[in-house]
Predicted 3D model of a 359-nucleotide RNA (Bacterial RNase P class A) from a marine sediment metagenome. The model forms 95% of the base pairs in the Rfam consensus. The coordinates come from a structure-prediction model, not an experiment, and the mean pLDDT is 76. The RNAcentral record of the sequence draws on MGnify. Rfam family: Bacterial RNase P class A. Its family is annotated with dimeric ribonuclease P complex, tRNA processing and ribonuclease P activity in the Gene Ontology. Rfam's curators write: Ribonuclease P (RNase P) is a ubiquitous endoribonuclease, found in archaea, bacteria and eukarya as well as chloroplasts and mitochondria.

RNA sequence: AGAUGGCUGGAUGAUCGCGGGUGCCGCAAGGUAUUCGAGGAAAGUCCGGGCUCCACGGAAACACGGUGCCGGGUAACGCCCGGCGGGGGUGACCCCAGGGAAAGUGCCACAGAAAGCAAACCGCCGGAGGCUUCGGUCAAAGGUAAGGGUGAAAGGGUGCGGUAAGAGCGCACCGCGUCGCUGGUAACAGGGACGGCACGGUAAACCCCACCGGGAGCAAGACCAAAUAGGGAUGGCUUAUGGCUUGUUUUCGAGCUGCCAUCCGGGUCGGUCGCACCAGGUGCCUGGUAACAGGCAUCGCAGAUGAAUGAUCAUACAGGUACGCAAGUACCGGACAGAACCCGGCUUACAGGCCAUCU
Repeated sequence: AGAUGGCUGGAUGAUCGCGGGUGCCGCAAGGUAUUCGAGGAAAGUCCGGGCUCCACGGAAACACGGUGCCGGGUAACGCCCGGCGGGGGUGACCCCAGGGAAAGUGCCACAGAAAGCAAACCGCCGGAGGCUUCGGUCAAAGGUAAGGGUGAAAGGGUGCGGUAAGAGCGCACCGCGUCGCUGGUAACAGGGACGGCACGGUAAACCCCACCGGGAGCAAGACCAAAUAGGGAUGGCUUAUGGCUUGUUUUCGAGCUGCCAUCCGGGUCGGUCGCACCAGGUGCCUGGUAACAGGCAUCGCAGAUGAAUGAUCAUACAGGUACGCAAGUACCGGACAGAACCCGGCUUACAGGCCAUCU
């Protein structure tokens, strides 16, 4: 100078105040004593689960969505651990949506002659034939893909041979493919034989393969339940030969229509539960490289709902700014942020301080 992992992220005291639990007093309202009272991310709500309700014979399939090297861990995961492969770095170490492109379809802009049953612009070779001042010059057919140029990508790469010039045309090494061998649980690695090279890229394009997934969420959901309005049942009162509507009319027919009391049921305001003890924390031991698992001991750790967890003062300790050669003096002053059913992760924000290992 850097890499990785972890811890901390304000301390002590006093005063006033707020929410919960428990004890005592009180008919109650409340009072009083005591105790507890934000985080590593409580955040984003991105994954996985518990729990609750809804749907549904079981199971499977289609559709849709997600995941995607291998092995392990876990209640589960898209998380974690270990390994493999590829890429970056001198290195510690870091990064990777990392299955399939010989099942099919699509796309490959611009540039370029040609972009997918490849192609030939310049060039190289070639040289019919024409002209000639015999020095040359123009140049058709044909061959070629080494060189140039375009492009992200041009149908293996480098070298030697070979050739008119060239070319896997031949050979060596590398790459690629096929087959079998060795090591490894596996991903994969190593080396061997054969093949002259076919099979470009793209799946965070459709698609194929394997695996996983029913939906909504604590405003879930359960219970208690006021006033007012409305519904139903029973009883009483009133009257109804009434009133209103209607069948084209009718002396015929159909339907609707009052007040009071009690009870029942639904629902709103409100209240109670859900709701704080668990895949729990800490320490030690054992197994394991590790994630993690097992055993023993010990601890009890917020529970609000128009939503508590705060404010002031003092003391030093870190830190910053200014002045000063220095000792020091003066001033400022704690990072990100704040539970809302709970748990395991990921991601994002974070002033400063400390520790360990390594380059």